[in-house]
RNA sequence: GGGGCAGAACGCGAUGAUCGCGUGCCGGGGCAACCCGGCGCGAGGAAAGUCCGAGCUCCACAGGGCAGACCGCCAGGUAACACCUGGGCGCCGCAAGGCGACGGACAGGGCAACAGAAAGCAAACCGCCGAUGACCAGAGGGCGCGAGCCCGACGGCACAGGCAAGGGUGAAACGGUGGGGUAAGAGCCCACCGCCCCCGGUGUAAACCGUGGGGGCACGGUAACCCCCGGUCGGAGCAAGGCCAAAUAAGCGGCGAGGUGCGGCCCGCACCGUUCGAGCCGUGGGUAGGCUGCUUGAGGCGUCCGGCGACGGCCGUCCCAGAUAGAUGAUCAUCCGCGUCAGCGAUGACGUGAACAGAACUCGGCUUACGGUUCCGCCCCACCG
Numbered sequence: 001g002g003g004g005c006a007g008a009a010c011g012c013g014a015u016g017a018u019c020g021c022g023u024g025c026c027g028g029g030g031c032a033a034c035c036c037g038g039c040g041c042g043a044g045g046a047a048a049g050u051c052c053g054a055g056c057u058c059c060a061c062a063g064g065g066c067a068g069a070c071c072g073c074c075a076g077g078u079a080a081c082a083c084c085u086g087g088g089c090g091c092c093g094c095a096a097g098g099c100g101a102c103g104g105a106c107a108g109g110g111c112a113a114c115a116g117a118a119a120g121c122a123a124a125c126c127g128c129c130g131a132u133g134a135c136c137a138g139a140g141g142g143c144g145c146g147a148g149c150c151c152g153a154c155g156g157c158a159c160a161g162g163c164a165a166g167g168g169u170g171a172a173a174c175g176g177u178g179g180g181g182u183a184a185g186a187g188c189c190c191a192c193c194g195c196c197c198c199c200g201g202u203g204u205a206a207a208c209c210g211u212g213g214g215g216g217c218a219c220g221g222u223a224a225c226c227c228c229c230g231g232u233c234g235g236a237g238c239a240a241g242g243c244c245a246a247a248u249a250a251g252c253g254g255c256g257a258g259g260u261g262c263g264g265c266c267c268g269c270a271c272c273g274u275u276c277g278a279g280c281c282g283u284g285g286g287u288a289g290g291c292u293g294c295u296u297g298a299g300g301c302g303u304c305c306g307g308c309g310a311c312g313g314c315c316g317u318c319c320c321a322g323a324u325a326g327a328u329g330a331u332c333a334u335c336c337g338c339g340u341c342a343g344c345g346a347u348g349a350c351g352u353g354a355a356c357a358g359a360a361c362u363c364g365g366c367u368u369a370c371g372g373u374u375c376c377g378c379c380c381c382a383c384c385g
Stems, first nucleotide, its partner, number of pairs: 001381005007375004013335007021042009044356001048367002051365005056237004068233005073087005088102001089100004103228002108226002110222002125167002127163003132158002135156002140151004175193006194217001195215004199210004241292004251283005258272005299318004304313003336353007
C1' cells in the first nucleotide's frame, strides 16, 4: 500500500428567536366545559414483523391418562427463553473467522426421481477366469516308401460355473494403500492407515488422548417422513381487568284511582286500569360516554469489586413520551460538517445535512428494513528499511 474478518458508538448537526401541537406541575379566571400565563418534558435503533420468553390481569384447576405443540452436544448466565456466553464435535476458509434442528437408522413401518446390472438380508452390463465340447484354426511332434494317419501347445467360438480387482452409472454401490495368495479374484491372509468394543488417563461434562488389550470389519442414506427415547407446556389477552354512569327491558319496593288519544279548553266517544294494579316515583341493570389500568421499571448512567465471558454485587446519581383517531412540526439568524465553482492565497458565492421508518400495557430476546460517519482489535498478500 492492497484485500479481508470481527466488534462498538452515532443514526444527523449545534445554539438562539418566533409561531404551532400534546402533556405534567404551579398561579389566575370561569358554575362548568374550558381559557390565559410561567416552568419542565415530548419517538426509535429498529417504535416494524408479532416469531420466542416473561411480568401483569381475568377465567379454569382433586388426581391420573390420551391427543397435540415445542425443545434436543456439554457447562454456565438469566425472572425466563427457542436468547446470550464459554467449551466440544462436524463442515467451509491459507488465515483472522464463519456456519450447524448436533438424541436414536439392530423397536417397527415407509421413501430414494433420473441414470445404472444392481439402491438393501444386493447385483453382474462391459470385463477377468474357466471344467467341458463331436466346432474353427493349428506352432510343433510321432508313425508310414507313399497317398496319408495319429498326438497336439498357444488361440478362437459356444456354454455350465467362479469373481467383484478394473471400467461404466449415480447424491450414495458393503473400508483405503501396498504385498502375499489364486485359474482369476476377494480381509481370503499380512503390514500400515481407518473403524467398532473394552481398559487406562485427562476433563465438572460434552469429549479428547494412549508403544494399551480385543475384533477382519459388521452396522449404507433419510428421523427438516411416520415413529421411538428424554424434557417442557391449562386458556385468553390492556378490546385483559376494575370503577362511575345518560338511554332501554325484566325483576323488586313505595304511592296509587285514575291514565292516554281525538292539535288549546269543555262535552262526548274509544282504549288501558282499580282481586291478575294503569300511571308516577325509587331501585335495578350497564348501552353511549368518562375515569382507571398508564407508565418508576427484572429502569438508565458512572466508579469500584468478582468472573475468560455472558453476567452478578456494592455505592452514588438521574426521572427520561403517555396521545386516544391518535401530539412530537415549521420559519429565520449565527456557527459547524460535506460538495461544486471562483481566487496564488486569505476567503467568498451557491447547494446540501439524508436512509429505513412513527410509540399505543410494560420488559428481555430474535428476525427483517436502512444512506452514511467515526473508533478499537485481528488475519492474509506485496514492497521498503

This is a predicted structure of a 385-nucleotide RNA (Bacterial RNase P class A) from a Gemmatimonadales bacterium. The source organism's lineage runs through Bacteria, Pseudomonadati, Gemmatimonadota, Gemmatimonadia and Gemmatimonadales. It is recorded under the gene name rnpB. The model forms 93% of the base pairs in the Rfam consensus. The sequence is in RNAcentral, with records from ENA.